[in-house]
This record gives sequence, structure tokens and C1' cells, in this order.
RNA sequence: GAGGGUAUAGCUCAAUGGUAGAGCAUGUGCUUAGCAUGCAUGAGGUCCUGGGUUAAGUCCCAGUACUUUCA
Repeated sequence: GAGGGUAUAGCUCAAUGGUAGAGCAUGUGCUUAGCAUGCAUGAGGUCCUGGGUUAAGUCCCAGUACUUUCA
């Protein structure tokens, strides 16, 4: 220099163009003499940034960061 991939909850990751989810972590309650485990229940999201189309996390354009291949 050229090409590819990834970006979503605190962490690891899902999500056929149709109301954003799981596991772990975390709050509360139950259980225990207490802890752990277990059970129940809750909180937590500018879906990387800026635009375009649209019923857009998903499609298109540009940028940024990380990663990878080639030279």
C1' cells in the first nucleotide's frame, strides 16, 4: 500500500427486515446458627461514530478501533 473479518448489558456472546436476548457477574427475598449451594424475583442497552433507505441491531455509504491475509 491492497483485501477480508469483528464492534450489541460489567464480561463472554446470540438475534430470518417485524416489541433487543442468554450464560456468567450483580441487587432483593426465601432457605441456613452463619457461609456456600439451591429456588424465586429485579435492575442494567445512545446495538462503535456520522449519514442514507426503510417497518433497520440486520440493507447501503463514509469514518474510527481491534484483528487477519497478501505485498
Model confidence (mean pLDDT): 84 of 100. Predicted 3D model of a 71-nucleotide RNA (transfer RNA) from Vicugna pacos. Its Rfam family is "tRNA". By type it is a transfer RNA. RNAcentral holds the sequence, with entries from Rfam. Lineage of the source: Eukaryota > Metazoa > Sarcopterygii > Boreoeutheria > Vicugna.